[in-house]
The RNA shown here (c-di-GMP-I riboswitch aptamer) has 113 nucleotides and comes from a Gammaproteobacteria bacterium.
The source organism's lineage runs through Bacteria, Pseudomonadati, Pseudomonadota and Gammaproteobacteria.
RNA sequence: GUGGCGAAAGGGCAAAUCUGACGAAAGUCAGUGACGCAAAGCCACGGGUCCUCGCCUCCUCCGCGACGCAUUCUGCUACGCCACGAAGGACCCAAGAUCGCCGGGCUGCCGAC
Numbered sequence: 001g002u003g004g005c006g007a008a009a010g011g012g013c014a015a016a017u018c019u020g021a022c023g024a025a026a027g028u029c030a031g032u033g034a035c036g037c038a039a040a041g042c043c044a045c046g047g048g049u050c051c052u053c054g055c056c057u058c059c060u061c062c063g064c065g066a067c068g069c070a071u072u073c074u075g076c077u078a079c080g081c082c083a084c085g086a087a088g089g090a091c092c093c094a095a096g097a098u099c100g101c102c103g104g105g106c107u108g109c110c111g112a113c
Base pairs, nucleotide, nucleotide: 012037013036018031019030020029021028022027035100041106042105043104045103046102047101048098049097050096052094054093057090058089059088060087061085063081064080065079068076069075
């Protein structure tokens, strides 16, 4: 001199909870509050995870038909046909979210042993 590590100092950020607002939701913003963080600063580029207003597909629910059983009113089972409402459920293509899940990219204060 260079590289690695990250003590000390000055500070920084802010989990959960609660309140308000936005959103279909995941979640975001602001306040509160500190679980923690040397990039817990920024970026959805790759992976993971989360959500489902929307799309496709599938399932369920009404009704009708004749037959059968029972029969006071009338009801029930199987089969066939078919409609309806965004009614319910499944799926997760797509879109959205998450950088305090991981990787990557960019930027950054101080520098002891």